The part of an RNA shown here (small-subunit ribosomal RNA, 5' domain) has 530 nucleotides and comes from a Gammaproteobacteria bacterium.
Context: one part of a larger RNA
RNA sequence: GAUUGAACGCUGGCGGUAUGCUUAACACAUGCAAGUCGAACGGUAACAGAUCUAGCUUGCUAGAUGCUGACGAGUGGCGGACGGGUGCGUAACGCGUGGGAAUUUACCCAGUAGUAGGGGAUAACUUGGGGAAACUCAAGCUAAUACCAUAUAAGUCCUACGGGAGAAAGAGGGCCUCUUCUUGAAAGCUCUCGCUAUUGGAUGAGCCCGCGUCGGAUUAGCUAGUUGGUAGGGUAAUGGCCUACCAAGGCGACGAUCCGUAGCUGGUCUGAGAGGAUGAUCAGCCACACUGGGACUGAGACACGGCCCAGACUCCUACGGGAGGCAGCAGUGGGGAAUAUUGGACAAUGGGCGGAAGCCUGAUCCAGCAAUACCGCGUGUGUGAAGAAGGCCUGAGGGUUGUAAAGCACUUUCAGUCAGGAAGAAAAGCAGUGGAUUAAUACUUCAUUGUCUUGACGUUACUGACAGAAGAAGCACCGGCUAACUCCGUGCCAGCAGCCGCGGUAAUACGGAGGGUGCAAGCGUUAAUC
Repeated sequence: GAUUGAACGCUGGCGGUAUGCUUAACACAUGCAAGUCGAACGGUAACAGAUCUAGCUUGCUAGAUGCUGACGAGUGGCGGACGGGUGCGUAACGCGUGGGAAUUUACCCAGUAGUAGGGGAUAACUUGGGGAAACUCAAGCUAAUACCAUAUAAGUCCUACGGGAGAAAGAGGGCCUCUUCUUGAAAGCUCUCGCUAUUGGAUGAGCCCGCGUCGGAUUAGCUAGUUGGUAGGGUAAUGGCCUACCAAGGCGACGAUCCGUAGCUGGUCUGAGAGGAUGAUCAGCCACACUGGGACUGAGACACGGCCCAGACUCCUACGGGAGGCAGCAGUGGGGAAUAUUGGACAAUGGGCGGAAGCCUGAUCCAGCAAUACCGCGUGUGUGAAGAAGGCCUGAGGGUUGUAAAGCACUUUCAGUCAGGAAGAAAAGCAGUGGAUUAAUACUUCAUUGUCUUGACGUUACUGACAGAAGAAGCACCGGCUAACUCCGUGCCAGCAGCCGCGGUAAUACGGAGGGUGCAAGCGUUAAUC
């Protein structure tokens, strides 16, 4: 000199853009942070409508019917493995970079083939019982895109002209023919969404290897599944990953092992560079989710807001037994020099579910707080010598503060007032009209039109009018380094100090004043890095 996620002191007008627990991975009250689908299912607790019945105050009340819109609880599907947080652990194939072969991949895209015919349960519900509660037991009833066989078969396996194991599920919209005693459905046709098997792709993930990746030798030897082989098991997959047997290897001064410290990187800061320091925000990867262990489900987890066991802690209890996990967003206590609101909205972007409308979303977008940082603007402009008054100095003449003020003439940025005006972020969605499809004017899909409709921010950005210099300057320093000097007080005292050093009676170095210098909504100090 530059820099900072800074803190402290004095001071403080406005706006924009960023950033904001670096310490206790300490403990957490409360609310919210992951749901959704009735176009999978049986249904109907609540709400609304319709129909029927009864009573009458003639439009109200009560009851019934899932008939309709919808929908609590339940079965079922998909999603809760993403998104969000933190940096404990980890010196490691963890990360970075460049390669590799023995794998898998829900949803998505493209292709091929199929979607046949059956069965038995169970929750909900009803009844009864246990418990303080959490919850739970028994009996009975019922559905499915839940579950289970059968048929068929692509691929697959084997001792391979043969044999083995081995799939599936329906739902919604519409239409016509009149086949059947039933004119209402089923069958049939058609469109859409699904389902099963398989091939390829895309994307994600798992695995292996070369090289690079902090300090200590006052750590020199380390290793028994250890190193390799054979056979088997296990896995999606290679492999001592695991097991049995056999061999005795493997690593190490090019630093093994041990100890300490630490998430890694793109980057960031500094520097002419080489380098040094660092890893907040943003982005990629990894690890973790009260502590330790374990698996289940699933395409994917050994799963932050899932399960089981053990432990510590907290809470409830009828003492028999139960409940919990903010390193999600806010917020509280504690620690600390120190770090914000128990805010608004799903309008946009993105995600989950759904055919869609839509619902959910503390992701996100916004607002609030903080001079924490950077950037921009303002606190007036011109004129004005009687060089006013006052202050300070003085050699007492004067000098200086100083065109500074006053006065006169202007301007109105920003802030303020007028519930002044006013973009853009909006694309979708919905409704109508034309093509494709089809037996079809349905349905579905594509295109197009619209005096339909969607904004948290928002009193938006921007802009018009109005009034008046009106509301807006401090901080540090002045001995040398280092820009800036005099007086008074003090008298080795009180004090200053980054270094040299000042102060013992004329201190430009202490304290005050006047004046000056430097930065400026900041200025200094401290800490830290180069």

NCBI's taxonomy places the organism under Bacteria, Pseudomonadati, Pseudomonadota, Gammaproteobacteria. Its mean pLDDT, the model's own confidence on a scale to 100, is 84.